Notes:
Transfer RNA from Microcebus murinus, 73 nucleotides, folded computationally. Its Rfam family is "tRNA". From the family's description: Transfer RNA (tRNA) molecules are approximately 80 nucleotides in length. Its mean pLDDT, the model's own confidence on a scale to 100, is 83.
[in-house]
RNA sequence: GGCUCCAUAACUCAGGGGUCAGAGUACUGGUCUUAUAAACCAGGGGCCAUGAGUUCAUAUCUUACUGGGGCCU
Numbered sequence: 001g002g003c004u005c006c007a008u009a010a011c012u013c014a015g016g017g018g019u020c021a022g023a024g025u026a027c028u029g030g031u032c033u034u035a036u037a038a039a040c041c042a043g044g045g046g047c048c049a050u051g052a053g054u055u056c057a058u059a060u061c062u063u064a065c066u067g068g069g070g071c072c073u
Stems, first nucleotide, its partner, number of pairs: 001072007010025004018056001027043005050064004
C1' cells in the first nucleotide's frame, strides 16, 4: 500500500428500517444473616465512534473519516 471484519451501558455482547434500545457481569439500595458472602428484589448508567446521504421514518441501508483486529504484498 491492497482486501476484509469490527466500533451499542464501566466490561463482554445481542438487536440489521417504525414499539420506551436490551441481556449478563460490575455498581447502588433493600430482603435474608449476629455480621460478611451467596441467593432474591429494586434502581442508576446509552442521545448506538464522528460527519454526510437515502427514506415519511435509520443504532440498522449507503458513503467519508477516525480507531482497532485479521490476511496479502